[in-house]
């Protein structure tokens, strides 16, 4: 390098960069300043860097569209592009709630129905440190700070039908 088995970690803000803008080196060249040295403008070639910071998300199969939930951070390159994907839509099918069964129907996914009011818990980039690189830039350490879903605890509202079992 390539193929096999084990383990351990990551695993959908998640991989990629063929081309762009922007960035950072070198070298020509160009012009502007200066006695040089050097600086600085632009340009061309070549190599290189960066391209989402985490939380949250998956019953089971199939199909479908395609800017898929949050807040941090910046004040916009997280810009543009591929491709993916646990959001979302349909059909099946299973399971929880509305009823004690069973069907229907509505809501939902094992923390399993919505609303509203209280309250709880949680992060990482950034910065700093320290390391590597000429340099854009990278890896590492420890410590802050959030939001949404979610938990807890009150409250309101949950259907039809047939059996069942009590009076």
């Nucleotide at each position: 390098g390539c193929u096999c088995a084990u383990c351990a970690c990551a695993g959908a803000g998640c991989g990629c960069c063929a081309u762009g803008c922007g960035c950072c080196c070198g070298u020509c060249a160009u012009g502007u300043a200066a006695a040089a040295a050097u600086a600085c403008u632009u340009g061309a070639c070549a190599g290189g860097a960066u391209a989402a910071c985490g939380a949250g998300g998956a019953g089971a199969a199939g199909g479908g569209a395609g800017u898929a939930u949050c807040g941090a951070g910046u004040c916009u390159u997280u810009c543009g592009g591929c491709g993916g994907a646990u959001g979302c839509c349909c059909u099946u099918c299973c399971g929880u709630g509305g009823c004690c069964g069973c069907a229907g129907c509505c809501a939902u996914g094992u923390g399993a129905c919505a609303c509203a009011g209280c309250u709880g818990a949680c992060a990482a980039a950034u910065a700093u440190g320290c390391g590597g690189g000429u340099g854009a830039c990278c890896g590492c350490a420890a410590a802050a700070c959030a939001g949404a879903a979610c938990g807890g605890c009150u409250g309101u509202g949950a259907c039809u039908g047939c059996g069942a079992u009590a009076a």

This is a predicted structure of a 167-nucleotide RNA (glmS glucosamine-6-phosphate activated ribozyme aptamer). Its Rfam family is "glmS glucosamine-6-phosphate activated ribozyme aptamer". The family's RNA type in Rfam is riboswitch. The prediction has a mean pLDDT of 76.